[in-house]
């Protein structure tokens, strides 16, 4: 050195979580890399750490040890940054006394003030309006139980007359309407009226004195307050998590190691 057998070995792996600790199983993240059964209120080992049973492959660039790189993915996890609770409160808000300058209106055609006098307010009395009632005057008005005059007709009478007397005519009572200026009466949710009294805080005007300001809404700002919205402090939790620190698959490199038996 070869060949042929069996045989060690490999036939995925990591992560966080769980376990005294491994591993499966279930979750993740990678990858293709046997097959049955049981197993989360677990299931079986025991540091050499899956069990039960069956299959493939193999001495090797492929199996093993060791070390380097790469890096998906995970886990922790200061600082920062968010959110949320407690607690404070010098700022901002809010409330509440003060309150300018300017501003608006006004003012030598006199400001405010100051004496004074009136008004507005109340009593009484008058008067005027208004309503409401009357009363004069005008029209208009009685089949018959107003009145004057009474055609007809009736009645009396010899006759002349004469009588009661419907209509119709006139005048007129009640009754209606109309005149509403004028005249009495009365009442009042009326008044650019009068007149005598009262009161008199405010508001308004009139004389006089005097001689420049005076009234109006806010605000600046200045104290004080109550509250705890925002803002700030601070102390505890919770998320996210650069840097960082851990585990690391897949993938690439580098050295080294490597059974038995036979035959040649």
């Nucleotide at each position: 050195c070869c060949a042929u057998a069996c045989c060690a070995g490999c036939c995925g792996g990591g992560g966080a979580a769980u376990u005294a600790g491994c591993g499966g199983a279930g979750c993740c993240c990678u990858g293709c890399a046997c097959c049955u059964g049981a197993a989360a209120u677990c299931c079986g080992c025991u540091a050499c750490a899956g069990c039960a049973g069956g299959g493939g492959u193999u001495g090797a660039u492929u199996c093993c040890u060791c070390a380097c790189c790469c890096g998906a993915g995970g886990g922790c996890g200061c600082a920062g940054c968010c959110u949320u609770u407690g607690c404070g409160c010098a700022g901002a808000g809010c409330c509440g006394u003060a309150g300018a300058c300017g501003c608006c209106a006004u003012g030598u055609u006199g400001a405010a003030g100051a004496a004074u006098g009136g008004g507005u307010c109340c009593c009484g009395c008058g008067c005027a309006a208004u309503c409401g009632g009357g009363a004069u005057c005008c029209g208009u008005g009685a089949a018959c139980c107003a009145u004057g005059u009474c055609a007809g007709g009736c009645g009396g009478g010899g006759a002349a007359c004469c009588g009661a007397g419907c209509a119709g005519c006139a005048u007129u009572a009640a009754g209606c309407g109309g005149c509403c200026c004028a005249c009495c009466c009365g009442a009042u949710g009326u008044g650019c009226c009068g007149u005598g009294g009262g009161g008199g805080c405010g508001c308004c005007u009139g004389u006089u004195c005097c001689g420049a300001g005076u009234g109006g809404a806010a605000u600046a700002u200045a104290c004080g307050g109550a509250g705890a919205u925002c803002a700030c402090g601070u102390a505890a939790a919770g998320g996210u998590c650069a840097g960082g620190c851990u585990c690391g698959a897949c993938g690439a490199u580098g050295a080294g190691g490597u059974g038995u038996a036979u035959g040649g």